The RNA shown here (Bacterial RNase P class A) has 335 nucleotides and comes from a soil metagenome. The RNAcentral record of the sequence draws on MGnify. Model confidence (mean pLDDT): 79 of 100.
RNA sequence: CGAUCGGGCAGCCGCGGCGCGCAAGCGUCGAGGAAAGUCGGGACACCGAAGGGCAAGGGUGCCGGGGAACUCCCGGACGGGGAAACCCGAUGGAAAGCGCAACAGAGAGCAGACCGCCGGGCGGCGCGCAAGCACCGCCCGGUAAGGGUGAAACGGUGGUGUAAGAGACCACCAGCGCCCCCGGAGACGGGGGCGGCUCGGCAAGCCCCACCCGGUGCAACGCCAGAACGGAGCGAUGACGCGGCCCGCCGAGCUCCAGGUAGGCGGCAUGAGCCGGGCGGCAACGUCCGGCCCAGAUGGAUGGCUGCCCACGACAGAAUCCCGCUUAGAGAUCG
Numbered sequence: 001c002g003a004u005c006g007g008g009c010a011g012c013c014g015c016g017g018c019g020c021g022c023a024a025g026c027g028u029c030g031a032g033g034a035a036a037g038u039c040g041g042g043a044c045a046c047c048g049a050a051g052g053g054c055a056a057g058g059g060u061g062c063c064g065g066g067g068a069a070c071u072c073c074c075g076g077a078c079g080g081g082g083a084a085a086c087c088c089g090a091u092g093g094a095a096a097g098c099g100c101a102a103c104a105g106a107g108a109g110c111a112g113a114c115c116g117c118c119g120g121g122c123g124g125c126g127c128g129c130a131a132g133c134a135c136c137g138c139c140c141g142g143u144a145a146g147g148g149u150g151a152a153a154c155g156g157u158g159g160u161g162u163a164a165g166a167g168a169c170c171a172c173c174a175g176c177g178c179c180c181c182c183g184g185a186g187a188c189g190g191g192g193g194c195g196g197c198u199c200g201g202c203a204a205g206c207c208c209c210a211c212c213c214g215g216u217g218c219a220a221c222g223c224c225a226g227a228a229c230g231g232a233g234c235g236a237u238g239a240c241g242c243g244g245c246c247c248g249c250c251g252a253g254c255u256c257c258a259g260g261u262a263g264g265c266g267g268c269a270u271g272a273g274c275c276g277g278g279c280g281g282c283a284a285c286g287u288c289c290g291g292c293c294c295a296g297a298u299g300g301a302u303g304g305c306u307g308c309c310c311a312c313g314a315c316a317g318a319a320u321c322c323c324g325c326u327u328a329g330a331g332a333u334c335g
Stems, first nucleotide, its partner, number of pairs: 001335005007309007015030006032315001036326002039324005044217004057213005062076005077091001078089004092208002097206002099202002114147002116143009126133002155173006174198001176195008221266004230257005241249002273292008310313001
């Protein structure tokens, strides 16, 4: 760095779902690698036919592949780190434009004389017979080679040149741009020639270019539907009720409809599913065959006790589902 596991076995008692049974009860299943953060992408559902275009806003950004899709995964290129195994990188564009660069430093944008170096002038002072040669201070000018500051100071080394210097000039090297050849599927790599000798950094700053994105989330949404409200019809010329009819009794409501609140049911667990094997592929992954059904609540289950063993058990617990990423994490095993 990668992968796997994440206390084990037995007995008893208990809890939830499903099936069987009249019942007692019996059988079977019952958390995780992260169920977490709710960060990215979907499935599904509705919104207005969520179909197309434009604008705004947001996201992504080397190449090839995988995948339903992704800010994901695999392989590679380039750059960086490391002794190595290996790890990290939003890695398009800075000659379209705007902008930024703390502190330090003289100077941070077509830069800059603080020290230094060189020339001149003035003053002081010394040496020398003299021509002249030194030293110190001030002023003016030249100089980007040296020192110093910085993340970054307008290529590097050597030479020519010069008062001292400088791509001012030359050779080699580095870098940039253009052209050609070769290798590669491509990113890109290797080689050759020419050019001016040449400023550079930041785009997870605005921006430009290319591509992508409608919004809201299972408290979505669908079905049934109490009371009350609303509408229609009937009713003291007796409705309705006492099972039906007659008699009798009773005495003010009854029936239907619509909307869909309380409540109930569905959505809700057979799925981009899991396990084993074969084949293709470096791999991610794809495909074929065989086997399996693996929580589903709505006051919300998954726990407790005993015995034995060990390395004495961490982080944590489903709530529509799935694929990822990230974070938390005692210990054990393998490579």